RNA sequence: AUGAAGGCUACGGGAGAGUCCCGGAGUCCCGGGCGCCGAAGGAGCAAGGCUGGGGGGAGCUGGGCCCCGUCGAAACUCUCAGGCAACGGAACCGUAGCUGGACG
Numbered sequence: 001a002u003g004a005a006g007g008c009u010a011c012g013g014g015a016g017a018g019u020c021c022c023g024g025a026g027u028c029c030c031g032g033g034c035g036c037c038g039a040a041g042g043a044g045c046a047a048g049g050c051u052g053g054g055g056g057g058a059g060c061u062g063g064g065c066c067c068c069g070u071c072g073a074a075a076c077u078c079u080c081a082g083g084c085a086a087c088g089g090a091a092c093c094g095u096a097g098c099u100g101g102a103c104g
Base pairs, nucleotide, nucleotide: 006099007098008097009096010095011094012093013092018034020033021032022031023030024029035084036083037082041080042078043077044076048071049070050069052068053067054066055065
């Protein structure tokens, strides 16, 4: 000097599911009940890996094999949380900036 992954900010886009019933409150709101949604967050796991443990085989050791443990993805699953008019939020995508400092 070039400046990756990751992180933060701003702007734009951004789905789904009852503004159902009852009560209190002029609506928005709060409480309860029933019914639903998945894309804040959170949780679970497949293939595969292990210099892990045990078993078994074998003359012995090791490997293949079996069991346990551990690592192991998501927009898949769960629905704890959150959500089911608007507002707001929203994974993810794009643009810009800041940070960061991989590679060379």
Predicted 3D model of a 104-nucleotide RNA (Glycine riboswitch aptamer) from Symbiobacterium thermophilum. The source organism's lineage runs through Bacteria, Bacillota, Clostridia, Eubacteriales and Symbiobacterium. The model forms 91% of the base pairs in the Rfam consensus.